About this RNA
Model confidence (mean pLDDT): 77 of 100. Two RNAs folded together computationally: RNase P RNA and transfer RNA, 466 nucleotides in total.
């Protein structure tokens, strides 16, 4: 210098003027009310993905959801991190790349069931179509029948280990060596696993993103959850469900026990109800208002300590958007980046003018991840190649 | 904002759960019939199943990601 890998970051800046939303302070106004609003001053105002809504949590209600089993759903090597996760870090195994490095839903197919279309002789306690070998017969250049054989051909995604030597009628783990595989032993490692050596001729095809088995996890719904206030209407109708049950005591106010009901099912336990202005669905009617939930949070950081790392602990004169038809914008100037044209040049750059003033995209209860989209740019570490010393 | 679903021929739909040659009706084309048209009869063409990746020997079907579209959900009594 060229080609590449991984990780981190930015994703326009400054100034002036005008405008929008919100908080605070001051000062007026409006509304039946809840409450809303004008002006002035000052402060703050989108993202790395705010997105998809794919996972996990906080929070709220359903009964303060407690225990067990079943059903259903999800996850899947090992160790750790975390509030939790299907996420992340480290490590192991397999695959790819010369390499840095990248990818893997990566438990179980010797518990069982199912499936393996077409082709093929045979597709799962294997199988003889062609071929090879052998025996017998006959109408003897051959044909027919019986047997052996999985080395060769052919079919298929897949044909019951691979290569070589021996062996045999031809063959075959039939025998042997190496590789692969299975089962013990020893060593190292927390473990997944790795290495060494021994035994076994090989039994165990694939598929679980098919049912299933094993281990672990999960109650459901979602801020239009939920709470409060105000206004209005017909506190109306239909259908269905649960039902107003039994016993005892009583000072007649009530109390206790049993039965029944309470968001997948059953059982147990705690608690509640035991009542109708009950609950569910539909029809009809009314309103189209306000406040809260709602902004200090598993928050942030050119900091310190521990850890390989994810992360944890500490420190800090860090405090950072809250709309509800929905704010976060527009104009001008300059700079930076990019691009085009012209000029100068010591070929490294530099001057003038024009264009673009940017990509993906925009909060809506909040947070941790994943995935997807993204013009252009910066930094760090590393790999391969070439050149020079 | 939250939730549920759909995508297969020009149009309307089946097939997907349980993977193995993609079908039905209307429409279209050709021929017969008719003086001609329609109807009828006979025959035919047209698809890579919204897009991509994976699992599998094999994917419309199973899994994941993306795209487009549709539907539902306000409160009071």
């Nucleotide at each position: 210098c060229c080609a590449g890998u991984u990780g981190a970051c930015c994703g326009g800046g400054u100034g002036a003027c005008c405008g929008c939303c919100g908080a605070c302070a001051g000062u007026g106004g409006g509304g039946u009310a809840a409450c809303c609003u004008g002006c002035u001053g000052c402060c703050a105002g989108a993202g790395g993905a705010a997105a998809g809504u794919c996972c996990g949590g906080g929070c709220u209600c359903c009964u303060u959801c407690g225990a067990a089993a079943c059903a259903c759903g999800g996850u899947g090597a090992c160790g750790g991190c975390u509030a939790a996760c299907g996420g992340c870090c480290g490590c192991c195994g397999g695959g790819g790349g010369c390499g840095a490095c990248c990818c893997c839903a990566g438990g179980g197919a010797a518990a069982g069931u199912g499936c393996c279309a077409c082709a093929g002789a045979a597709a799962g306690c294997a199988a003889a179509c062609c071929g090879c070998c052998u025996c017998g017969g006959c109408c003897u250049a051959g044909c027919c029948g019986g047997g052996g054989u999985a080395a060769g051909g052919g079919u298929g995604a897949a044909a019951g280990g691979g290569u070589g030597c021996g062996g045999u009628a031809a063959g075959a783990g039939c025998g042997c060596a190496c590789c692969g595989g299975g089962c013990g032993u020893c060593u190292g490692g927390c473990a997944a696993c790795a290495g060494a050596g021994g035994c076994c001729g090989c039994a165990c095809g694939g598929u679980a993103a098919a049912c299933c088995c094993c281990a672990c996890c999960g109650g459901g719904a979602g801020c239009a959850a939920g709470a409060c206030c105000a206004a209005a209407u017909a506190g109306g109708g239909a259908u269905g469900a649960c039902g107003c049950g039994g016993g005892g005591c009583u000072u007649c106010g009530g109390c206790c026990c049993c039965a029944g009901c309470c968001u997948g099912u059953u059982u147990c336990g705690a608690g509640g109800c035991c009542a109708g202005a009950u609950c569910a669905u539909c029809c009809g009617g009314g309103u189209u208002g306000g406040u809260u939930g709602c902004a200090c949070g598993a928050g942030c950081g050119u900091c310190c300590u521990g850890g390989c790392a994810a992360c944890a602990g500490g420190c800090g004169c860090c405090u950072c958007a809250g709309a509800u038809g929905a704010a976060u914008g527009g104009u001008c100037a300059c700079c930076a980046c990019g691009u085009c044209g012209c000029g100068c040049u010591c070929c490294g750059g530099u001057g003038c003018g024009g264009c673009c003033c940017u990509a993906c995209a925009g909060a809506a209860c909040c947070c941790g991840g994943c995935u997807u989209a993204u013009a252009g740019g910066u930094c760090a570490a590393c790999u391969g190649g070439c050149g020079u010393c | 904002c939250g939730g549920a679903g759909u995508a297969u021929a020009g149009c309307g739909c089946a097939g997907c759960c349980u993977g193995g040659u993609a079908g039905c009706g209307c429409a279209c084309c050709u021929g017969c019939u008719u003086c001609g048209g329609g109807a009828g009869c006979a025959g035919g063409g047209g698809g890579u199943c919204g897009a991509g990746u994976g699992u599998u020997c094999g994917a419309a079907u199973c899994a994941c990601u993306c795209u487009a579209c549709u539907c539902c959900g306000a409160c009071c009594a």